[in-house]
RNA sequence: GGUUUCUUGGUGUAGUGGGUUAUCACGUGACCUUUACACGGUCAAGGUCGCCGGUUCGAACCCGGCAGGAAUCA
Numbered sequence: 001g002g003u004u005u006c007u008u009g010g011u012g013u014a015g016u017g018g019g020u021u022a023u024c025a026c027g028u029g030a031c032c033u034u035u036a037c038a039c040g041g042u043c044a045a046g047g048u049c050g051c052c053g054g055u056u057c058g059a060a061c062c063c064g065g066c067a068g069g070a071a072u073c074a
């Protein structure tokens, strides 16, 4: 340098035949429970889906460019 592939809350992830509110677990906070802690239960907060642009009535999903990671070829 070529090709392929990945990037989604703090962490790990589901979701890509485009369609009203983006899923779950852990973690975090409040409350209940306990003499207290742990465990357990209930509720809540937390994402402009890597960045920029395009297509479309409508994009996490399709297209292009860029950034970063991985594999492979030279």
Stems, first nucleotide, its partner, number of pairs: 001073007010026003019057001028044005050066005

Predicted 3D model of a 74-nucleotide RNA (transfer RNA) from Coemansia sp. RSA 2399. The sequence is in RNAcentral, with records from ENA. Rfam family: tRNA. The organism belongs to Coemansia, within Eukaryota. The coordinates come from a structure-prediction model, not an experiment, and the mean pLDDT is 80.